[in-house]
């Protein structure tokens, strides 16, 4: 440094759904809850897919949709 994630520890995140807040929405926050994740950590840079907008120009939402860039625990060759 570069690869693996069957098994194990030790932790981590939290999918529907419920309350309650925010927004026109697409969503997001917190709190319950787990349906899953080895990057479900970060980052709209490219692309999807979704909203607002007269659907033009335009503004946005999703990193738990993909690529890719970054950083990183344990294991184990």
């Nucleotide at each position: 440094a570069u690869g693996u994630g069957u098994a194990a520890a030790a932790g981590c995140c939290a999918a529907a759904c419920c309350u309650g807040g925010u927004g026109u929405g697409a969503a997001u926050c917190a709190g319950g809850g787990a349906c899953g994740g080895a990057a479900a950590g970060c980052u709209u840079c490219a692309g999807g897919u979704c909203u607002c907008g007269u659907u033009c120009a335009g503004a946005g939402a999703u990193g738990g949709c993909u690529g890719a860039g970054u950083u990183g625990c344990c294991u184990u060759a």
A computed fold for a 77-nucleotide RNA from a Campylobacterales bacterium, annotated as c-di-GMP-I riboswitch aptamer. NCBI's taxonomy places the organism under Bacteria, Pseudomonadati, Campylobacterota, Epsilonproteobacteria, Campylobacterales. The coordinates come from a structure-prediction model, not an experiment, and the mean pLDDT is 83.